Overview: Predicted 3D model of a 99-nucleotide RNA (TPP riboswitch aptamer (THI element)) from Rhizobium mesoamericanum. The sequence is in RNAcentral, with records from Ribocentre. The model forms 100% of the base pairs in the Rfam consensus. The prediction has a mean pLDDT of 80. It matches the Rfam family "TPP riboswitch aptamer (THI element)". Rfam describes the family as follows. Vitamin B(1) in its active form thiamin pyrophosphate (TPP) is an essential coenzyme that is synthesised by coupling of pyrimidine and thiazole moieties in bacteria.

[in-house]
């Protein structure tokens, strides 16, 4: 060289729901506030990128919980899913000096 670890850089990929309350007067709509989870529920954030459980699909799904909801378990290592370059570090291998 390769393998290996670590962090960057540009690139890329996804999700943002349940409840209360006020305003507006849209009437399955918009905006403020506050409450549950949780990394992240619109944020100059946060999570993931093949070593892939970020996320999606099944599902309008099954259990259980709750004030409500993917809340939390099953489903599930099921099927899908978004990458490249150099850096350092570490490795070994070759070469050269010295004893």
């Nucleotide at each position: 060289a390769a393998u290996g670890a670590g962090a960057g850089a540009c690139a890329g990929g996804g999700g943002c729901g349940c409840c209360c309350u006020c305003c507006u007067a849209a009437u399955u709509g918009g905006g403020g506030g506050g409450g549950c989870u949780g990394a992240g529920a619109a944020g100059c954030a946060c999570c993931c990128u093949u070593u892939g459980a970020a996320c999606c699909u099944g599902a309008a799904c099954c259990g259980g919980a709750u004030a409500a909801u993917g809340c939390c378990g099953g489903c599930g290592g099921a099927g899908g899913g978004a990458g490249u370059c150099g850096c350092u570090c570490g490795g070994g291998c070759u070469c050269c000096c010295u004893g």
Taxonomically the source falls in Rhizobium (Bacteria, Pseudomonadota, Hyphomicrobiales, Rhizobiaceae).